[in-house]
RNA sequence: CCACGAGGAAGGGGAACCGCUGCCGGGACUACCGGUGGAGGAAAGUCGGGACUCCACGGGCCGCGUGCUGGGUAACGCCCAGCGAGGGUAACCUCGGGCUAGUGCCACAGAAAUGAUACCGCCGCCGAAUGGCUCGCUUGUCGAGCCGGCGGUAAGGGUGCAACGGUGGGGUAAGAGCCCACCAGUGUCGGCGGUGACGCCGGCAGCUCGGUAAACCCCACGUGGAGCAAGGCCAAAUAGGGGAGCACGAGGAGGCCCGCCUCACGCUCCCGGGUAGGCCGCAUGAGACGGCGGGUAACCGUCGCCCCAGAUUCAUGGUUCCCACCCCGGCGCCGCCGGGGCAACAGGAUCCCGCUUACUCGCCUCGUGGGUCG
Numbered sequence: 001c002c003a004c005g006a007g008g009a010a011g012g013g014g015a016a017c018c019g020c021u022g023c024c025g026g027g028a029c030u031a032c033c034g035g036u037g038g039a040g041g042a043a044a045g046u047c048g049g050g051a052c053u054c055c056a057c058g059g060g061c062c063g064c065g066u067g068c069u070g071g072g073u074a075a076c077g078c079c080c081a082g083c084g085a086g087g088g089u090a091a092c093c094u095c096g097g098g099c100u101a102g103u104g105c106c107a108c109a110g111a112a113a114u115g116a117u118a119c120c121g122c123c124g125c126c127g128a129a130u131g132g133c134u135c136g137c138u139u140g141u142c143g144a145g146c147c148g149g150c151g152g153u154a155a156g157g158g159u160g161c162a163a164c165g166g167u168g169g170g171g172u173a174a175g176a177g178c179c180c181a182c183c184a185g186u187g188u189c190g191g192c193g194g195u196g197a198c199g200c201c202g203g204c205a206g207c208u209c210g211g212u213a214a215a216c217c218c219c220a221c222g223u224g225g226a227g228c229a230a231g232g233c234c235a236a237a238u239a240g241g242g243g244a245g246c247a248c249g250a251g252g253a254g255g256c257c258c259g260c261c262u263c264a265c266g267c268u269c270c271c272g273g274g275u276a277g278g279c280c281g282c283a284u285g286a287g288a289c290g291g292c293g294g295g296u297a298a299c300c301g302u303c304g305c306c307c308c309a310g311a312u313u314c315a316u317g318g319u320u321c322c323c324a325c326c327c328c329g330g331c332g333c334c335g336c337c338g339g340g341g342c343a344a345c346a347g348g349a350u351c352c353c354g355c356u357u358a359c360u361c362g363c364c365u366c367g368u369g370g371g372u373c374g
Stems, first nucleotide, its partner, number of pairs: 001370008010360001012323007020038007040345001044356002047354005052227004057259006063223005068082005083096005097218002102216002104212003119157002121153006132146005137140001165183006184208001186205008231280004241271006249263004287306001289304006325341007
């Protein structure tokens, strides 16, 4: 200097003038005045998890969700640290229960896609042959090869994502774990390390029994529903309306079953009508920031300090100047001067914790590979 990998911060501030708004105080309680606050790192998607609210509930089966191990958390499909497999030269990245419980599927190509095989080949035997073709020679009913049939073979070659382990040797008519040595894998016995997933070491054995479960399925664990338009209060208005069912019944938290609970001035369901106003919920939180301690880390504990939107005909804006930050150039170089940029993605509505996605003519840190110079 180039290419790459992993992460982090910020995405503005101050003043003046004008404008909007929450809260507090004043006011002649109208107007108005003063003080103090006023969008995000993703507010987005609505994909997960909850807090909170309402529906009396419990058990079982189904349904649904998750899936290596250990930890974190209110909880999670999230985060941290590990283990194993795969990708990459590497830094790093991606994935994760079970195919020996069972049932399926593996197109095309290929001989053959699971107890499945012989297309090209290799080997042996027979037949044919006073045959045909080629070659050789000692010139013959000679030898070898091709042409036919039978048998052996799965080593070599081919097809394919994948073809019943790999390398080497022996053996064989030619071959094959047929046998042997080493390696990988599987099973089993034992030892060591680790909380664990798992790793390492040794012995023995048959030689080797594919892939696929975001295929059906099996196993383990988990799991009520609906949602702030939840849910309450006040005021007002209408039609203090009409109908049906109800105890061997109706209703009660996904469906079914069982239990349990409520039910006659009652409960449940249906039709019709009125209201759409105001208040609460409404922001003090699993809260932000900082110090110390524990922990590899995620995170936890403790102390201090702060209050940082709460609208609803839905606010948070406009102009000017300065500063901060970034880039470039220069100089008298721990600062100064000049010029330029200051944007993008984008805006709350019950709240919080994650994930995913969008974004910066920008910045910082660490690491890997290559080149060049010293």
The RNA shown here (Bacterial RNase P class A) has 374 nucleotides and comes from an Acidobacteriota bacterium. The gene name in the source record is rnpB. It matches the Rfam family "Bacterial RNase P class A". Its family is annotated with tRNA processing, dimeric ribonuclease P complex and ribonuclease P activity in the Gene Ontology. The family's RNA type in Rfam is ribozyme. The RNAcentral record of the sequence draws on ENA.